The RNA shown here (transfer RNA) has 75 nucleotides and comes from a Nitrosopumilaceae archaeon. The coordinates come from a structure-prediction model, not an experiment, and the mean pLDDT is 81. RNAcentral records the identical sequence in 4 taxa. It matches the Rfam family "tRNA". The family's RNA type in Rfam is transfer RNA. Rfam's curators write: Transfer RNA (tRNA) molecules are approximately 80 nucleotides in length.

């Protein structure tokens, strides 16, 4: 210093090609049922400025530009 891939619930990821529903799963908190008690397991419950500005749009997680933070290659 160049090129590639990533940033989404605490966690671990889908969705983004191709714009449009209350943004979802799994785990995980919490409560509760079961149980001598715990675990499992069932129910219920809680879940988000979609890395950050900005732009085009009637509308953006998804498209354009900066930037910022993780990775892997090459010099």
């Nucleotide at each position: 210093g160049g090129g590639c891939c990533u940033g989404u619930a605490g966690c671990u990821c889908a969705g983004c090609u191709u714009g449009g529903a209350c943004a979802g799963a799994g785990u995980g908190u919490u409560g509760g049922a079961c149980u001598u008690c715990u675990a499992a397991u069932c129910c219920a419950u809680u879940g988000g400025u979609c890395g950050a500005g900005g732009g085009a749009u009637c509308g953006a997680a998804g498209c354009c530009c900066u930037c910022c933070g993780g990775g892997c290659c090459c010099g």